Model confidence (mean pLDDT): 77 of 100.
This is a predicted structure of a 155-nucleotide RNA (Lysine riboswitch aptamer) from a sheep gut metagenome.
RNAcentral holds the sequence, with entries from MGnify.

[in-house]
RNA sequence: AUAGAGGCGCGACUGACAAGAUUAGUCGAGGUGCAAGAGGCCGUUGCUGGGCCGUUGCCUCGAUGAAAGGGGAUGCCGCCGAAAGUGGAGGUUUGCAGACUUCGCUUGGUCAUUCGGAGAAUAUCCGCCUGAUUGUCGCUGAUGCGGAGAGCUAU
Numbered sequence: 001a002u003a004g005a006g007g008c009g010c011g012a013c014u015g016a017c018a019a020g021a022u023u024a025g026u027c028g029a030g031g032u033g034c035a036a037g038a039g040g041c042c043g044u045u046g047c048u049g050g051g052c053c054g055u056u057g058c059c060u061c062g063a064u065g066a067a068a069g070g071g072g073a074u075g076c077c078g079c080c081g082a083a084a085g086u087g088g089a090g091g092u093u094u095g096c097a098g099a100c101u102u103c104g105c106u107u108g109g110u111c112a113u114u115c116g117g118a119g120a121a122u123a124u125c126c127g128c129c130u131g132a133u134u135g136u137c138g139c140u141g142a143u144g145c146g147g148a149g150a151g152c153u154a155u
Stems, first nucleotide, its partner, number of pairs: 001155004007080001009079003013075001017071001025064008039053004045097003083107008108134005115127004136147004
């Protein structure tokens, strides 16, 4: 350099479907309150700042009634630091987060419990500890123990 292996293997796209949802919103009826900076509009991937409008708020009942993010069968594509997390820099901004680029650090893979975070959620995702299991190499007489993917096997 090339080609491979680990298995509920990793990730992208698609997306039936479930949930979101006795929801938000709108209409009607009733009640209550206020001049707060409640509410609405512009702008954004989202929030905040900013600008504009101007008092339109809140509660109960009835009718009507969505969507997004997240999950996800199936199919298909790229792969085996696949990929994930975290920190810095760049980039954008009033500022923050995110998408994007780059550098460093950590993690072999999978599963499960507690805890913490995100989330509408008991789904799911992320992180630490612990445990189980599995592949690989090394050590040991053996049971077993230990290491890490910049590894291991073959040429």